């Protein structure tokens, strides 16, 4: 310097995000989805069968999951 869980308000179909409080942690916990992983499934497709259930799917999310790239701080 940053700020996990948790709490409140707002956004989102969800995962999740933003702001405020907070203080688990972090020496790049700055930025970047290029690679792998993980999470979600509105829409779409399929099945069942009848308006609902199940399955698949990233174009959504995660940079505080790891690697790469890039700019830097402290010591």
């Nucleotide at each position: 310097g940053c700020a996990a869980a948790c709490u409140a308000a707002c956004c989102g179909a969800a995962a999740g995000g933003u702001u405020a409080g907070g203080a688990c942690g972090c020496a790049a916990a700055g930025c970047u989805u290029c690679c792998g992983g993980u999470c979600u499934a509105c829409c779409a497709u399929c099945a069942u069968u009848u308006u609902a259930u199940g399955a698949u799917c990233a174009u959504g999310a995660u940079a505080g999951c790891g690697g790469g790239g890039u700019u830097g701080c402290c010591g």
c-di-GMP-I riboswitch aptamer from Pseudoalteromonas tunicata, 75 nucleotides, folded computationally. Lineage of the source: Bacteria > Pseudomonadati > Gammaproteobacteria > Alteromonadales > Pseudoalteromonas. The sequence is in RNAcentral, with records from MGnify.